[in-house]
Molecule: Lysine riboswitch aptamer
Organism: Alkalicoccobacillus porphyridii
RNA sequence: AGUGAGGAUAGAGGUGCAAAAACCAAAAGUAAUCCUGUAGAAGAGAAUGGGCUCUGUUGAAGCUGGAUGAAAGGGGCUUUUGCCGAAGCGUUUGAUUACUCAUGAUCAAGUGCUGGGCCUGUAUUUAAUAGAUGCAGGACUGUCAUAUAGUUUCAGACUAUAUGGGGGGCUAUCUUACAC
Numbered sequence: 001a002g003u004g005a006g007g008a009u010a011g012a013g014g015u016g017c018a019a020a021a022a023c024c025a026a027a028a029g030u031a032a033u034c035c036u037g038u039a040g041a042a043g044a045g046a047a048u049g050g051g052c053u054c055u056g057u058u059g060a061a062g063c064u065g066g067a068u069g070a071a072a073g074g075g076g077c078u079u080u081u082g083c084c085g086a087a088g089c090g091u092u093u094g095a096u097u098a099c100u101c102a103u104g105a106u107c108a109a110g111u112g113c114u115g116g117g118c119c120u121g122u123a124u125u126u127a128a129u130a131g132a133u134g135c136a137g138g139a140c141u142g143u144c145a146u147a148u149a150g151u152u153u154c155a156g157a158c159u160a161u162a163u164g165g166g167g168g169g170c171u172a173u174c175u176u177a178c179a180c
Base pairs, nucleotide, nucleotide: 002178003177004176006175007174008173009172010171011170014084016083017082018081019080020079021078023076024075032068033067034066035065037063038062042055043054044053045052047103048102049101050100051099087114088113089112090111091110092109093108094107095106096105097104115141116140118138119137120136121135122134123133124132125131143165144164145163146162147161148160149159150158151157152156
């Protein structure tokens, strides 16, 4: 002084990521229960379809009026904690779960993609024009390489611009294998 996703430790990006707690808004005067009128055979077990079970002419569902009247998931601010593939999404397998089967929901493991946040459009989800996620586009930002220009202590380092790449990356230190 060089090569290796070699290994380990510590870090950086910033409206950075995730979790928990309290409070707040909204969900909502909704669901549900009861009463009344109407109505006249279906209805319920989260949604769709099948099965099974239950309720129903001693009046189901629906609709009008009235009384009582929630909650979960999601969101906002604050605080605390863990972190920088933090985390998110897709897919496969397994387990759990709602009466059961398929779909579904939750969790775990494998695997693929995404550097990060923001804005716009669109699709899905949702009570929601909030938020989240996918796709497309836009500027911004961090990092590395190359080129140009400038500053400088002129080896080198720093700044600006342009192009390109990606987190298995980048920076610093230690260590290891190969090779000179």